[in-house]
Context: one part of a larger RNA
RNA sequence: UGACGGGGGCCCGCACAAGCAGCGGAGCGUGUGGUUUAAUUCGAUGCGACGCGAAGAACCUUACCUGGGCUUGACAUGUGAUUGCACCAGGGGUAAUGCCCUGUCCUCGCAAGAGAGCGGUCACACAGGUGCUGCAUGGCUGUCGUCAGCUCGUGCCGUGAGGUGUUGGGUUAAGUCCCCUAACGAGCGCAACCCCUGGGGUCCGUUACCAUGGUGUGUCGGGCCCGACUGCCGCGCGCAACGCGGAGGAAGGCGGGGAUGACGUCAAGUCAGCACGGCCCUGACGUCCAGGGCGACACACACGCUACAAUGGCCGAUACAACGGGUCGCGAAGCCGCGAGGCGGAGCCAAUCCCACCAAAGUCGGCCUCAGUUCGGAUCGUAGGCUGAAACCCGCCUGCGUGAAGCCGGAGUUGCUAGUAACCGCGGGUCAGCACACCGCGGUGAAUACGUUCCCGGGCCUUGUACA
Numbered sequence: 001u002g003a004c005g006g007g008g009g010c011c012c013g014c015a016c017a018a019g020c021a022g023c024g025g026a027g028c029g030u031g032u033g034g035u036u037u038a039a040u041u042c043g044a045u046g047c048g049a050c051g052c053g054a055a056g057a058a059c060c061u062u063a064c065c066u067g068g069g070c071u072u073g074a075c076a077u078g079u080g081a082u083u084g085c086a087c088c089a090g091g092g093g094u095a096a097u098g099c100c101c102u103g104u105c106c107u108c109g110c111a112a113g114a115g116a117g118c119g120g121u122c123a124c125a126c127a128g129g130u131g132c133u134g135c136a137u138g139g140c141u142g143u144c145g146u147c148a149g150c151u152c153g154u155g156c157c158g159u160g161a162g163g164u165g166u167u168g169g170g171u172u173a174a175g176u177c178c179c180c181u182a183a184c185g186a187g188c189g190c191a192a193c194c195c196c197u198g199g200g201g202u203c204c205g206u207u208a209c210c211a212u213g214g215u216g217u218g219u220c221g222g223g224c225c226c227g228a229c230u231g232c233c234g235c236g237c238g239c240a241a242c243g244c245g246g247a248g249g250a251a252g253g254c255g256g257g258g259a260u261g262a263c264g265u266c267a268a269g270u271c272a273g274c275a276c277g278g279c280c281c282u283g284a285c286g287u288c289c290a291g292g293g294c295g296a297c298a299c300a301c302a303c304g305c306u307a308c309a310a311u312g313g314c315c316g317a318u319a320c321a322a323c324g325g326g327u328c329g330c331g332a333a334g335c336c337g338c339g340a341g342g343c344g345g346a347g348c349c350a351a352u353c354c355c356a357c358c359a360a361a362g363u364c365g366g367c368c369u370c371a372g373u374u375c376g377g378a379u380c381g382u383a384g385g386c387u388g389a390a391a392c393c394c395g396c397c398u399g400c401g402u403g404a405a406g407c408c409g410g411a412g413u414u415g416c417u418a419g420u421a422a423c424c425g426c427g428g429g430u431c432a433g434c435a436c437a438c439c440g441c442g443g444u445g446a447a448u449a450c451g452u453u454c455c456c457g458g459g460c461c462u463u464g465u466a467c468a
Base pairs, nucleotide, nucleotide: 001468002467003465004464005463007462008461009460010459011458012457013456015452016451019416020415021414022413023412026306027305028304029303030302031301032300033299034297035296042053043052064292065291066290067289068288069287070286073126077125078124079123080122081121082120083119084118085117088103089102090101091100092099106115107114108113128281129280131279132278133277137275138274139270140269141268142266144264149188150187151186152185153184154183155164156163157162168179169178170177194258195257196256197255199226200225201224202223203222204221205220208217209216229252232246233245234244235243236242308409312368313367314366315365316364317363318362324355325354326353329348330347334343335342336341375406380401381400382399383398384397385396386395422444423443424442425441426440427439428438
């Protein structure tokens, strides 16, 4: 000087407390451990691994296993020899492949031949490796933590390591600001500048709305501008900073949300995104193909979904969104089907048409009457639909039948302070198909916070130390 303390003081944070909804019990989904397996590819492992890399494993993907094939190679640049021919197209065979067969000739040259290009064979330089090392690395990322800290120049103090500044008194969300001060300044952080949202003005505008024709606008899009600054008033405060209340205002004292992550820590994570040093493989640790596996199942954990019902379930009627996506696409009307869906093809490169008159919870009416039920839907049978060469291993959906566990969950544990939690549906990416996940969107819309003793994490000062 740090780090640490079941030392002290001060102060924060859904940290506790106060509340609301959950998880932990059940069934199912997904991930992981374990076990199994020919293989169940690999990585991630307290917080900060476990719906994580996976924003899409039937083949492909695919890195794994089994079997079969190739060896200058699936891919790049180049050399030599030899041979065939354009490129290419077609046929046969195969699980797949110049494995086999057939046809076809660009430029120069009278020709012989030469050249370009492509293919085969041989040889070579090389290719190739998701093989190892994240303890050799770059880049990127997580984390403490959006926490308020981390430093420097000069000066001063100290023999020196170093200190001071950055401590102290107040204050703040903040090393924010003020005062004091051997310090005076400065930098990276904080804040502000950026984006979305909340009020208003103005200009422009169609594909939007009212209308049927004028530019009218409440809706919307774009541009510009105004608006919030403790600016005004009162009280408190020695001053200042600031705190409390009020006016006006759409909005107050950082309006709400986002983006933004200091010096550093964890030899944190990633050699499988990519790059890259070293090591290793080279008729294989490369590469192609078929099939299988990544989907196994006595178990254990993590994160979810659906429930256990009457604030409910079912039936009928009826109301109101926002964000988005669409030409290999979205696909209307109409018709067929109980339905998934099929036929059909209008319109739309989209404020125009479509997904989608989009919603669901809601509202109105009816049935059920507390029961393992008209709760719950697992599981299984069967008949179908869709995508796709192909749904056996191993997809999603529909109809009919079947109807399991489950009566609100031990110890324990998670999220959340407001348009939040909770509940409700909708869209999107990935994607042929496949979403209970993820990323967004709107609808309905709470309860509670006395307080900081305690648990967890953190900041500042101080103290002890046999630790560095």
The part of an RNA shown here (small-subunit ribosomal RNA, 3' major domain) has 468 nucleotides. The full RNA is in RNAcentral, with records from SILVA.